[in-house]
RNA sequence: AUUGAACGCUGGCGGCAUGCUUAACACAUGCAAGUCGAACGGCAGCGGGCCUAGCUUGCUAGGUGCCGGCGAGUGGCGAACGGGUGAGUAACGCGUAGGAAUCUACCUCAUGGUGGGGGACAACCUUAGGAAACUGAGGCUAAUACCGCAUAUUUUUUUCGAAAUAAAGUGUGGGAUCUAGCGAUAGACCACACGCCAUGAGAUGAGCCUGCGUCGGAUUAGCUUGUUGGUAAGGUAAAAGCUUACCAAGGCAACGAUCCGUAGCUGGUCUGAGAGGAUGAUCAGCCACACUGGGACUGAGACACGGCCCAGACUCCUACGGGAGGCAGCAGUGGGGAAUAUUGGACAAUGGGCGCAAGCCUGAUCCAGCAAUGCCGCGUGUGUGAAGAAGGCCUGAGGGUUGUAAAGCACUUUCAGUGGGGAGGAAAGGCCAUCUGUUAAUAGCAGGUGGAGUUGACGUUACCCACAGAAGAAGCACCGGCUAACUCUGUGCCAGCAGCCGCGGUAAUACAGAGGGUGCAAGCGUUAAUCGGAAUUACUGGGCGUAAAGGGCGCGUAGGUGGCAAUUUAAGUCGGAUGUGAAAAGCCUGGGCUCAACCUGGGUCUGUCAUUCGAUACUGGAUAGCUAGAGUACAGUAGAGGGAAGUGGAAUUUCCGGUGUAGCGGUGAAAUGCGUAGAUAUCGGAAGGAACACCAGUGGCGAAGGCGGCUUCCUGGACUGAUACUGACACUGAGGCGCGAAAGCGUGGGGAGCAAACAGGAUUAGAUACCCUGGUAGUCCACGCCGUAAACGAUGAGAACUAGCCGUUUGAAAGUUUAUCUUUUGAGUGGCGAAGCUAACGCGAUAAGUUCUCCGCCUGGGGAGUACGGCCGCAAGGCUAAAACUCAAAGGAAUUGACGGGGGCCCGCACAAGCGGUGGAGCAUGUGGUUUAAUUCGAUGCAACGCGAAGAACCUUACCUACCCUUGACAUCCCUAGAAUCCUCUAGAGAUAGAGGAGUGCCUUCGGGAACUAGGUGACAGGUGCUGCAUGGCUGUCGUCAGCUUGUGUCGUGAGAUGUUGGGUUAAGUCCCGUAACGAGCGCAACCCUUAUUCUUAGUUGCCACCAAGUAAUGUUGAGCACUUUAAGAAGACUGCCAGUGUAAGCUGGAGGAAGGUGGGGACGACGUCAAGUCAUCAUGGCCCUUAUGGGUAGGGCUACACACGUGCUACAAUGGCCGGUACAGAGGGUCGCGAAACCGUGAGGUCUAGCUAAUCUCAGAAAGCCGGUCGUAGUCCGGAUUGGAGUCUGCAACUCGACUCCAUGAAGUUGGAAUCGCUAGUAAUCGCGAAUCAGAAUGUCGCGGUGAAUACGUUCCCGGGCCUUGUACACACCGCCCGUCACACCAUGGGAGUGGGUUGUACCAGAAGUAGGUAGACUAACUGCAAAGAGGUCGCUUACCACGGUAUGGUUCAUGACUGGGGUG
Repeated sequence: AUUGAACGCUGGCGGCAUGCUUAACACAUGCAAGUCGAACGGCAGCGGGCCUAGCUUGCUAGGUGCCGGCGAGUGGCGAACGGGUGAGUAACGCGUAGGAAUCUACCUCAUGGUGGGGGACAACCUUAGGAAACUGAGGCUAAUACCGCAUAUUUUUUUCGAAAUAAAGUGUGGGAUCUAGCGAUAGACCACACGCCAUGAGAUGAGCCUGCGUCGGAUUAGCUUGUUGGUAAGGUAAAAGCUUACCAAGGCAACGAUCCGUAGCUGGUCUGAGAGGAUGAUCAGCCACACUGGGACUGAGACACGGCCCAGACUCCUACGGGAGGCAGCAGUGGGGAAUAUUGGACAAUGGGCGCAAGCCUGAUCCAGCAAUGCCGCGUGUGUGAAGAAGGCCUGAGGGUUGUAAAGCACUUUCAGUGGGGAGGAAAGGCCAUCUGUUAAUAGCAGGUGGAGUUGACGUUACCCACAGAAGAAGCACCGGCUAACUCUGUGCCAGCAGCCGCGGUAAUACAGAGGGUGCAAGCGUUAAUCGGAAUUACUGGGCGUAAAGGGCGCGUAGGUGGCAAUUUAAGUCGGAUGUGAAAAGCCUGGGCUCAACCUGGGUCUGUCAUUCGAUACUGGAUAGCUAGAGUACAGUAGAGGGAAGUGGAAUUUCCGGUGUAGCGGUGAAAUGCGUAGAUAUCGGAAGGAACACCAGUGGCGAAGGCGGCUUCCUGGACUGAUACUGACACUGAGGCGCGAAAGCGUGGGGAGCAAACAGGAUUAGAUACCCUGGUAGUCCACGCCGUAAACGAUGAGAACUAGCCGUUUGAAAGUUUAUCUUUUGAGUGGCGAAGCUAACGCGAUAAGUUCUCCGCCUGGGGAGUACGGCCGCAAGGCUAAAACUCAAAGGAAUUGACGGGGGCCCGCACAAGCGGUGGAGCAUGUGGUUUAAUUCGAUGCAACGCGAAGAACCUUACCUACCCUUGACAUCCCUAGAAUCCUCUAGAGAUAGAGGAGUGCCUUCGGGAACUAGGUGACAGGUGCUGCAUGGCUGUCGUCAGCUUGUGUCGUGAGAUGUUGGGUUAAGUCCCGUAACGAGCGCAACCCUUAUUCUUAGUUGCCACCAAGUAAUGUUGAGCACUUUAAGAAGACUGCCAGUGUAAGCUGGAGGAAGGUGGGGACGACGUCAAGUCAUCAUGGCCCUUAUGGGUAGGGCUACACACGUGCUACAAUGGCCGGUACAGAGGGUCGCGAAACCGUGAGGUCUAGCUAAUCUCAGAAAGCCGGUCGUAGUCCGGAUUGGAGUCUGCAACUCGACUCCAUGAAGUUGGAAUCGCUAGUAAUCGCGAAUCAGAAUGUCGCGGUGAAUACGUUCCCGGGCCUUGUACACACCGCCCGUCACACCAUGGGAGUGGGUUGUACCAGAAGUAGGUAGACUAACUGCAAAGAGGUCGCUUACCACGGUAUGGUUCAUGACUGGGGUG
C1' cells in the first nucleotide's frame, strides 16, 4: 500500500459497487422451458350461439364442435442456449501463433423441384391387472407422423458402360370457367404468404492436428508392448494404433522421462521505480462437472444440471408385492464455520424460446429489501464574543490550562422531517389513412410515409418549491524510542502492558484512571493474509583468506567458452511492412450524472508470435587459408619426482666371551625395576630389525598426499636455446575414472627401538592424567580394503594487463678492469612496498588489484553434518542429506578498560634484617550472641568492634512499665479575661489538682498599644517514626598513589589513537633529549604554620653577667636588658661553589655552613571508585502517626551473662620489688574556678582563709635517673584480681550503678599454639606530666617533655600500587565467564513386536446396463411376388469390450504403539 474479510467500540444521509473464501455436506416448500389450433384427430373444462324439455321478466336441465377458444394426445421447433459450481485435471486443459482431412438446425444468396399412391399408431371406446407408479388385451381414426413408386438440375459411387438417392402441406384472398350439390355452399383453378425437397455458396457455431509457454520434489532414474513405425482391413462428420491381424524393434528420458504432491487456465487483480513477487472473488473468454461410477439413445448439435438405462450410497412412499428422488438454477432450511443477504416485485426495458401475428414463457434480466463490506460525496452549523465565568486538572499558591471553547448576541438551513409540484428511462408492435412493389386485382401480403389512442416493476423516482427550528446527527485509537502527541493520582516485579527494544521491586510521560494533547473521522482500532522496504536468492542486483561458503588432488566425457584474416549463408541479431494480440480493465484525451466514485466516445496498449521484404558489423553454420595460442622434432640443464634390485657405516637392543665390583637406573624428590645366580661400566665377537647424523638452506622436486645414506636398471614431468614442422589441434569440466597422510581392517611374514591398551611406582583431597619402570597391538614388508584430516596459503583452474627495491635456486646471452665481477633475459622460491582493493586485519606481478571463460560452494544460531531413505564398505564407518521444535541473537575484525598461578621496568616497614608486642592469665572497654518488660539506635573485611559517646546513678534517653495531657512542652494568627510575679497549706510516687495570701507595673495623641499569664476556637504544632537505594552537606577508602583531562592539529569509515609512547632521570606526567604534534588545565613541587641558626626591634609578670642593698634562704629590692627567654620582623640553602661523570636533565664525592640536596614535622587529598557511611548533628523530597508513633511524670533499662572476638591496662619479676635520700622538664588549665601556707586525719580528705581573671598566684611533689640499704629465684618482700570490714568526696539521691582511702584477704599468672601487629631516628622501646568532656566518675582520647636503641645484604618470594607490552570467549569486568553427567517438569522428534486407515501396481475370478458382431428359437402392417414365399425388421440366445464387486500378493503414505534413543526449554 492492499483485501469478497472477521472481531471490538461507535454509528447521520446519499450515490456506485460487493456479499458461503468453510461441507462438490444434506435438503422441506414454491418457482427457474416452453410454445405452436396458420400441421392433426378431436373436444374434458370455460364463454357464446342454436335446438328440446321443465317453465314462461328469466332461470334450470339435456342435446349440438356451430363459434371464441382449448385440457389431454399425435406432430413440429426449442429443451445442447441462458443460469450454477471449481470436485477432477500438470493435460493440446489453458494461452499464443499456425494447420488440413471435417460437420453445421434456424439465417442469407443462388439453381431446380414440390407429381402420384399406401399401410398404421396414439388420442377415443370396451376390458383386464395394480395400494400406487403405471401396465396389458381388443376395436376405430387424422396429419407437415410413417412407407413405397415416379422424376433427378445437381450430389454420391464408378469397372466410365452405368448405378443409387427427394419432397408436405397449411393459411389468406379471388373474377370468369369446370365438378358435386335442389340450394346454401364445398372443391378444382389463379395469386400471394408461410412451409417442404435436392444441390451449391456464404455466415455462424463446433470437431481435429501442430510449434512455443504453463507449480514443487532426484531422499522419484530409468519408463513403455498398441508400446514406436509399416502393410492390409475396419471405423469416424473428419486425419490418426482410433481398432484388429501380420511384420519390424522401436519410442521417451539428466534440455528431467516415469512416479509422488499440489492446482481449473486466461484477460486481469494487488504490490513494486522497474525487473519481479503474490493471486485468479465480482465482470469477460475457454475448459471440466451436475448425488457417486458406467453406458448409450434421440438429435444439426449431448454421451445431455431441472432426459433415459444399469450399478452403488443416502432419503422418502408402500397394502411389503413394488415404486419415487437428486438446489454446484432463484429464494429458503439444517449443518459446518470467525464469517456472507429476501422463501420480495416485474417482464416496463435489454435479451432468449415458440408462433404469420396478437401473444405466451423466461428466479436470464431489470428493480426493490438486508449488511458502514468497500469506494466516493455531504452534513453534524457560521460569525462575533475576555469577566479570559463556573466546573475540571495542574501548581513553584503568584498562577497556568481546558479556552473563543461555553454562555450571551447576530445569522444561515445543506441533509433528515412535513406539505406541494415533477422530468427521463417509451422505441415499438397493434389500429386507421396513404404511396410503392407483387398480382388479372382497387383483395391479401411486404416495404415506406402520416395520424389518433395506448404500454413503467422501480415509484411517495431523480429534481424543484414552500414551512419550522441550531433545531435530529461524533466517535475511535494513540501519547517511552521507532512515531505526531505529557502531566497528576492509584498500584508496588503485584495487577498488568508489549509489533521490536523493553516497562512494573514506593516519586512509572511504558500498567490502571483522570486532565490535557496528537492522529484519523462515520468511522477508528485489532487480528489474519499478500507485496514492498529485503541488494535478506542478487536477471536488473550479492558473495566464498579470517564473518556462512573453494570440491583433498588430478585425468577426462557431455556441456559451456574460444586466436588472425577472407568468401559465402542469413540461424541468432537489427530494421521496415502486413496479420494477430476479443471485449472489459489500465494509460492519454473528450463527454454525461451539481462534483467525485461511477458510466460512456475516441486513441494507445510491453509478444522468445506468424508471414514477408531488407541489413550483414558481431556470434553461429559452410568453404578454402595463416601462425602469435597449443603441440612435435633437435641440443642441453637442475632435482630427497616415482618403481625395482643391490649395498654401507654409526647407534640402540639382545646373545657369547674377557676385565671388574656393588651398586645401577630414574626423578622436583622418590619408588616400582635391574644387580653378588656378578648388573651398570669397559673390551672383543656375533645376530637382527628399523632409521639414514653432519651436508641442510623461508634450498630442490612433485597435481596433491608427500619425497632425504650410496650404487645400478626402468620411468614421469619441468626449464633453457636455436631452427624446422603441424595448423586452433585450446581452456574449463556436471556425471565418470584414478591418486590420496595418519589411524584402522583382512591374509601371510617380520619385530631392534618406540609405544595406544594394560600393569606397577609416584604426585594428589582424589589422579582411570601429566612424571617414572615395564609393556601388547601397531609402527616395518607383500597383497587387498578403507577414502577421511586445521588434506591450510583456511585463498579452484586457465588467460591478459597494472610502480619499484632487496635476497635466494637453476638455465641462457653479452661485456669488460678476468673478479668466484657486472649487465640483460627466462623459469621458480622468499621479504618489504606504490596505485588499487578490503569491515578491518591485511593482500599487493606467486593479488585478496583491473578484466574474461568455466566449474564447485554459501544464504541467521542451535537442532545437525544428525534422523529416515538410497549408494559404497568385511567392519569401523563414509557419501548424499532434512524436518519438528527452540533462541534473538550466533559470528568477524578492530577499540578502550579490567584480569592472567603472561613478560619487562619501578616503588612502599611489602618482604627480608632487627626491636618490642598481640594471640595464653586477671581486669578494663567495645562488639557478636543469648537473655530481658526494656536490655534504645546506628557503625559490620581492609575502610565496624576504648567507633558516634570530649565521659548512661536522676537528667542525658531516643527504650520498657505505670500514671497523666490533647491547639498541646515550642511557632504564627483570632477572641475573652488578667499585669507579670511571689509565698503558704492539703492530697499524690510525681506530673498534677485544690485552697488561701501578697502584688496592681511600662508607654500613650487617653482611642489604645507593647510584653507576659490564663481560658477558648480552628488553621496548625510536634515526631531520635520509615526510606542514606529519592537527596544536600559532611566524612571514610584506594592514596600524598602520580596520575586525570582538554583546545587546536594530524591519523583512522568508526569506536578511538596521537599528545601522555620511546631513551635517560626523579620522591613525583620531576626535568632533559627525541618526536605529528603544539599548547593548556586539575594534581606533584613551591607559596602557609612549626622546629633547628643568626641578626634587628622591644624589655614585663621574664632574666641576673656587671654594680649596689637585704635575708636563715630565695632576682627579694635598686639598677640593668648583656645572656637566657618572650614575640614581631628579617637573613639563611639555590645542586649556588669545586672535582668527576653525562649531549642534557641529573647523579656521585667534597668544601663551607646551625642546617645539603623535598633539612625534620604539620596543614593541604586531582579525575574518579565503592548505590561506602550518616534522614539519630543539621537541612530536605516523598510516605506514615495526629486523645498518639506527639507531650509530661515516677521507677526501671542502656551496667544483664553458659559463651566468642577486637582494642587496651597490669603482670609473670633481680636491667627487678620494697625502704630511705637526692636531681633535671615541657606543654597546658584556673573566678559557680585553681586554691598556697598553717592546723587536724595513717590516708582519701577536712577546717580556715592568703594570692590569682594569671610569663606575677595556683594546680605542681615530675617519673624513670642517681646514691645507699634489703630481698636471692620462691607462686616469692613477684603479681595484684576477688572478698570482708571501716571510711572520704561529689551530688536532691551512690541499692540496682560512682571514684578514692585505710586495715585485712592474696586468685590466675613462671613469657604464652597456629597465627598475627607496629616501627628506619630523637624513631622503636621505656618514664612520668597536662588538657578536653565533667557535680562526680579514664587502663580511653588528644597533647607534652625525660631517657634513648638495633637493623636494612637485597627485591627471589607474600601484600598493595604505578608505567609499557601481550593473550582474552571477561565488560554488574576473574568474587568474571563457562562445560558435561546426574535429579525433576514440560515439548517436539527417531527406532519399535505390531495394529488400523488412504492410495496404487500385478495376477486371477466375476460380469449389470449398453453397443458391435454372430445366430433363424419365436414373432412380423407398408416393399417384391399370382401364390408359396422372400427381402427387411423386432424379441430371444450368444461372443467381444466393460462399471461395481471379489481373491491373492506387493509398493507407498498417514495415524497409533508397551518399551527405548538422543534433542530442546526451564

Predicted 3D model of a 1466-nucleotide RNA (small-subunit ribosomal RNA) from an uncultured bacterium. RNAcentral holds the sequence, with entries from ENA. It matches the Rfam family "Bacterial small subunit ribosomal RNA". Rfam links the family to the GO terms ribosome and structural constituent of ribosome. The coordinates come from a structure-prediction model, not an experiment, and the mean pLDDT is 85.